[in-house]
RNA sequence: GCGCGUGGCAAAAUGGUUACCGCGCUUGACUACGAAUCAAGAGAUUGCAGGUUCGACCCCUGCCGCGCU
Numbered sequence: 001g002c003g004c005g006u007g008g009c010a011a012a013a014u015g016g017u018u019a020c021c022g023c024g025c026u027u028g029a030c031u032a033c034g035a036a037u038c039a040a041g042a043g044a045u046u047g048c049a050g051g052u053u054c055g056a057c058c059c060c061u062g063c064c065g066c067g068c069u
Base pairs, nucleotide, nucleotide: 001068002067003066004065005064008023009022016054025041026040027039028038029037047063048062049061050060051059
C1' cells in the first nucleotide's frame, strides 16, 4: 500500500419489510437400535467507536485483528 472481518464453521445480501443459503447443533417422525431421509426449532445486537442519511452489513473517519505485498 491492497484485501478481508457477518450464528459453532463456511458463505450471500443494489442504502429500504423480520440479515439468505449450506454444514453442524437440538427436538420430533421413521427404525429392533443407529445411519440416511423427512419435519420443526434454537443460534447474529454484521470486529469496536463515531459520522453521513428519512433509513447503513453496505458510504466516510479512527482504532483493533487477520492475510498478501